[in-house]
Molecule: c-di-GMP-I riboswitch aptamer
Organism: uncultured Acaryochloris sp.
RNA sequence: UCCUCGAAACGGCAACUUGUCUCGAAAGAGCAAGACGCAAAUUAGUGAGUCUAACCCUUUGCUUGCAAAGGCACGACGGUCAUUAAUACCGAA
Numbered sequence: 001u002c003c004u005c006g007a008a009a010c011g012g013c014a015a016c017u018u019g020u021c022u023c024g025a026a027a028g029a030g031c032a033a034g035a036c037g038c039a040a041a042u043u044a045g046u047g048a049g050u051c052u053a054a055c056c057c058u059u060u061g062c063u064u065g066c067a068a069a070g071g072c073a074c075g076a077c078g079g080u081c082a083u084u085a086a087u088a089c090c091g092a093a
Base pairs, nucleotide, nucleotide: 005091006090012038013037016034017033018032019031021030022029023028036079042086043085044084045083046082047081048080049077050076051075056071057070058069059068060067061066062065
């Protein structure tokens, strides 16, 4: 110095709650405060999983264009998991 690994330290991210507000049909996302946790809880691809169901389709009802039910992702989560690639702080055993 590098690889593996993960003690300590400096930092990082931010579950969830609250908050006025913004976007969205919703799921959810953005911003602020506190901080559950995380050694990649950084980024990207792939495969699954979960959530929502606007549009669309089917059925039913009726006030005939509206409601209800079911299905559906092109929407969302990635701090749901797996895997691959790239990058990254520190240096105990």